RNA sequence: GCGGCGGAUCCGCUGAGUCGCGUCCGCGCGAGCCGGGGAACCGAGCACCACCGGGGUGAAUCCGCGGGGCCCGCGCCCCGAGGUAGGGCGAUCUUCCCGCCCGAACCCGUCAGCUAACCCGGUAGGCGGCACCGGAAGGAGCA
Numbered sequence: 001g002c003g004g005c006g007g008a009u010c011c012g013c014u015g016a017g018u019c020g021c022g023u024c025c026g027c028g029c030g031a032g033c034c035g036g037g038g039a040a041c042c043g044a045g046c047a048c049c050a051c052c053g054g055g056g057u058g059a060a061u062c063c064g065c066g067g068g069g070c071c072c073g074c075g076c077c078c079c080g081a082g083g084u085a086g087g088g089c090g091a092u093c094u095u096c097c098c099g100c101c102c103g104a105a106c107c108c109g110u111c112a113g114c115u116a117a118c119c120c121g122g123u124a125g126g127c128g129g130c131a132c133c134g135g136a137a138g139g140a141g142c143a
Base pairs, nucleotide, nucleotide: 010129011128012127013126014125018031019030020029021028022027032123033122034121035120036119037118042113053111054108055107056106057105062083063082065080066079067078068077069076070075086102087101088100089099090098093138094137095136096135097134
């Protein structure tokens, strides 16, 4: 000097998941943010453990195609490629264009529409960072 790997500070992304105080360092109490339950009115015309229950968080729904399983079929489930409702990013904000991605997973346990008062809970996890850093218009702010 070059290349690879790992760590820390700091910056940034997803997400509600941040901040303050205290701590026997296990956590505790608050603020903020997030989620659920819960009247009247309104809505619902069905519901009941049933061939297939129902519901919640979340963007994460739905569609046909190929293969497999359950009881051949109806139906349901799993795997795979593709598409899709919907969602995110490109380093102040909004819009447009362009580009790159996600389109999961989990929970309640037969039970819950909305819902004032009231009640309960969460405050995680996972990633990226030297790259000529996407372009345009507008606005805001700063110097």